[in-house]
Molecule: Bacterial RNase P class A
Organism: uncultured Anaerolineae bacterium
RNA sequence: CAGGUUGGCCAGGCGAUCGCAGUUCGGCAUUUUGUCGGAUUGAGGAAAGUCCGCACUACACAGAGCACGAUGCCGGAUAACAUCCGGAGAGAAGUAAUUUUCUGGAUCGGGCCACAGAAACAGACCGCCCUUCCCGCUCUCUCCUCGGGAGAGAACCGGGAUGAGGUAAGGGUGAAAAGGUGGUGUAAGAGACCACCGGCGCGGAUGGCAACAUCCGCGGCCAGGCAACCCCCAUCGGGAGCAAGGCCAAGCAGGCGCAAGGGGCUGCUCGUCCCAUCUGAGCGUCGGGUAGGCUGCACGAGGCGCAGGGAGACCUGCGUCCCAGAUAGAUGAUCGCCCUCGACAGAAUGCGGCUUAUCGGUCGGCCUGGGGA
Repeated sequence: CAGGUUGGCCAGGCGAUCGCAGUUCGGCAUUUUGUCGGAUUGAGGAAAGUCCGCACUACACAGAGCACGAUGCCGGAUAACAUCCGGAGAGAAGUAAUUUUCUGGAUCGGGCCACAGAAACAGACCGCCCUUCCCGCUCUCUCCUCGGGAGAGAACCGGGAUGAGGUAAGGGUGAAAAGGUGGUGUAAGAGACCACCGGCGCGGAUGGCAACAUCCGCGGCCAGGCAACCCCCAUCGGGAGCAAGGCCAAGCAGGCGCAAGGGGCUGCUCGUCCCAUCUGAGCGUCGGGUAGGCUGCACGAGGCGCAGGGAGACCUGCGUCCCAGAUAGAUGAUCGCCCUCGACAGAAUGCGGCUUAUCGGUCGGCCUGGGGA
C1' cells in the first nucleotide's frame, strides 16, 4: 500500500425569516380558560417486527394438584430471559484472521427408515465350496483290422446340469448392509481364533469447580439411524393487559323470561372467598343514557465521566446531568452557503434483548499478499 475479517462512533452541516409542542418565568385578560413575550428542551440505531423476558396494573386474600407450554453440554453475568460472556465436545466453509450448525435419554416402551436392493432388528441376486451326473483335454491298460478305432480306469484343469447342502469373506443396490489391516484355519468361508487398531462396557490414575481431556487394566461386547415422532427425566411458567387501572363531572328508563342456588380466583379439579334463597343473587333478552375532563405519563433495573475489580459479559465507588410525553395526534416551510451529496426510516406505558431493512463517513484490533527501512 492492497485485499479480507472483526469491534466501536456519527446519522447531512451552518446562517436568516416565519411557524409547531412540552416545561418554566413574567405580563394582560381572567369562573372555565385564553393570549403575548423571554428562557429552555423536543423521534431511532433500528422508533420497525411483536419473537422472548421483565417492571407495572387490577382480578378481595392465600394456595395445592392435573392439564398445557417452554428450555435442555459445563461454569458464570443479569431484575429476568430462548439473551450475553467464557469454556468443552461433534461437525462445515475459509490459506488464515474469522464465520456458522448442533448438544439430557435410543439399555422404559411404542413408532418410522420411501425407492432401489435378496435383505433395512433383517438376509442370499450374482458368486465361492460340496453332493450326484454329463461332456472335453491329458495319461495308463486291454482289445481290434496297418491308418486308426472301441472299452475301462485315474489325477489336474475347463464347461454344463442337479440338490430341502454349506457360506456371508468377493461383487452389485442404497443415506446406511454383520468394524478395519494382516494372519491362522477351512471343502470353501467367517471375530470361528490370534496380533495390532477403532468403537463400546466395566474399573482406575492424573489435570480441571465442571462439561471433558490424556493414560492404564480387563472384556470378542461389535446389528444401525431418527426423540424440531410419541415418550421418559430435570428445571421453569396463574392468565390477561396502559383501550391495564384510579378520580371527577354530566345524563338516563326501565321491561320481560328463567331462577334456587349463583358468581370470582381468566383451561380443569380441590380449596377458599363473596352474594342470594320468593322483598330474587345471577344468567339471558328487548330498550334508554354516556363516549367529556383529570390522572396513570416519565427521576428511570436512567445517561455521561473518572477510578478500582474481573480473561469477559459485567460489578462496585465517587462525581455530574435531567435529555419527548402528543391525544384529529408536536420538528415544518422558504432563502443562501458548504461537502463526505445524505440510505433504511417517526415515540403513544416503559425497559433488557433478538430478528429484519439500510446511504455514506470515521476510529481501532487481527489475518493474508506485496514493497521498504